[in-house]
Context: one part of a larger RNA
RNA sequence: UCAUGGCUAAGGAACUCGGCAAAUUAACCCCGUAACUUCGGGAUAAGGGGACCCUAGAGAUAGGGCGCAGAGAAAUGGCCCAGGCGACUGUUUAACAAAAACACAGGGCUUUGCUAAAUCGCAAGAUGAAGAAUAAGGCCUGACACCUGCCCGGUGCUGGAAGGUUAAGAGGGGAUGUUAGAAGCAAUUCGAGGCAUUGAAUCGAAGCCCCAGUAAACGGCGGCCGUAACUAUAACGGUCCUAAGGUAGCGAAAUUCCUUGUCGGGUAAGUUCCGACCUGCACGAAUGGUGUAACGAUCUGGGCACUGUCUCAGCCAUGAGCUCG
Repeated sequence: UCAUGGCUAAGGAACUCGGCAAAUUAACCCCGUAACUUCGGGAUAAGGGGACCCUAGAGAUAGGGCGCAGAGAAAUGGCCCAGGCGACUGUUUAACAAAAACACAGGGCUUUGCUAAAUCGCAAGAUGAAGAAUAAGGCCUGACACCUGCCCGGUGCUGGAAGGUUAAGAGGGGAUGUUAGAAGCAAUUCGAGGCAUUGAAUCGAAGCCCCAGUAAACGGCGGCCGUAACUAUAACGGUCCUAAGGUAGCGAAAUUCCUUGUCGGGUAAGUUCCGACCUGCACGAAUGGUGUAACGAUCUGGGCACUGUCUCAGCCAUGAGCUCG
């Protein structure tokens, strides 16, 4: 000096990003216990008190005794208030992340009538399931309470089939090549039938175009100008655009740039926190919205208790290091 323990005057978080770490609390018995609440909880809430030995007594209890100390060692919850997120128990990055992420019961949409859909396999076959729509698969949401608005123009899906477009295939008008033959003095020309090559019209499904439906499908949910008897504001009006212009609720928020917004609370002093306001850069309704008791090795702010975290260090023990041998 380091590591691990033990103790510490006065103060008691002044430390620090942050009470990190440590300390406090603690088992048992008795008393007592708030808001809130889904009436189960919250709750060991909180906050108090007790405890050893001897004698007497059935006991309550009374008298007495010892120690610094009687739950005499060890083991053995610190507590409260408020808020965010997630309902909860659970799961996860084996070895830097345990969470607000995943899951979850519950909710919804959708597919599937059984040789089911879906999945694996070339197939046989298998899972689904020795199940049968109160079942099975996919997707989304995520207890519970109150709810879940408008838009089908785009994309997707479902249905429709009148019309347009449209493949292989069918079809084969026609065209071309060849030549028995014919014409011709010849060059050459014509050329039936067959064969071969090519091929127009016409017919021809789904799909697409088209017509509807569908948003707990993917998604989307405006601008400008004016107006009230102070001012300000605009219930109101005008106009442009749109498929429709954001409803309820919430809101400087895990979302607010400007921003340490403004006001209130808490502090002597508060970029954090809590309650409001609404000017929402850029909340918003199962990509769920807003609340919510209980729960959480969760995150944030405050308080009590407690302490070497600190003011500011000191001492002790054990081990290591260092020096000497």
The part of an RNA shown here (large-subunit ribosomal RNA, domain IV) has 325 nucleotides and comes from an anaerobic digester metagenome. The coordinates come from a structure-prediction model, not an experiment, and the mean pLDDT is 88. Rfam family: Bacterial large subunit ribosomal RNA. Its family is annotated with ribosome and structural constituent of ribosome in the Gene Ontology.